[in-house]
Molecule: transfer RNA
Organism: Candidatus Amesbacteria bacterium GW2011_GWC1_47_15
């Protein structure tokens, strides 16, 4: 120093370019029990960053950052 992959909530995953970004887990709150667990309801939190395309972008291009992998 090339080349491929990846980056979506604390964590683990979904979303043909189109509706309000969807789950589980985790966190708080409430029901429930003498309390605590587990069960149920509810609610809180996410598209790494910057342009481009596009009526529309988590998706597609482009470049930077991070991580991972081959080759040298």
């Nucleotide at each position: 120093g090339c080349u491929c992959c990846c980056a979506u909530a604390g964590c683990u995953u979904a979303a043909c370019g189109g509706a309000u970004a969807a789950a589980g887990u985790a966190g708080c709150a409430g029901u429930u029990u003498c309390c605590g667990g587990a069960a149920c309801u509810g609610c809180u939190g996410a598209u790494a960053c910057a342009g481009g395309u596009u009526c529309g972008a988590u998706u597609c291009c482009u470049g930077u950052u991070g991580g991972g992998a081959g080759c040298a």